[in-house]
């Protein structure tokens, strides 16, 4: 850096340090000195781990529900992935919405 697979309507600080911009691109909307990215400390969660238990599998193996932990490894901690952005489709006066896809973000695997 690609490629495979999974998940992305839920959670998460009135806390230090430091100052000006953030929210992936774009087009809209927002968030910010009542401090913003960002760095530490604190949290959430439970993908990888761990323990108990069911199922499928002749059996190992694997594979797969439930539930309970969180010391590691990642991640996360404005707003649904902040909304859309390409295709279908309901369906209005305007407007609203629903389905798939793209983008992208995270975890596991593989190259």
């Nucleotide at each position: 850096u690609u490629c495979u697979u999974a998940u992305c309507c839920a959670g998460a600080g009135a806390g230090g340090c430091a100052g000006a911009g953030g929210g992936a691109c774009u087009g809209g909307c927002c968030c910010u000195a009542u401090g913003a990215u960002g760095c530490c400390c604190g949290g959430c969660a439970a993908c990888c781990u761990g323990a108990a238990u069911g199922a499928u599998u002749u059996u190992u193996u694997a594979u797969u529900g439930u539930u309970c932990a969180a010391c590691g490894g990642u991640g996360c901690u404005a707003a649904u992935u902040c909304c859309a952005g390409c295709a279908g489709g309901u369906g209005u006066g305007a407007a609203a919405c629903c389905u798939g896809g793209a983008a992208g973000a995270u975890g596991a695997g593989a190259a």
A computed fold for a 111-nucleotide RNA from Clostridium kluyveri DSM 555, annotated as SAM riboswitch aptamer (S box leader). The source organism's lineage runs through Bacteria, Bacillati, Eubacteriales, Clostridiaceae and Clostridium kluyveri. The model forms 97% of the base pairs in the Rfam consensus. RNAcentral holds the sequence, with entries from Rfam and Ribocentre. The coordinates come from a structure-prediction model, not an experiment, and the mean pLDDT is 82.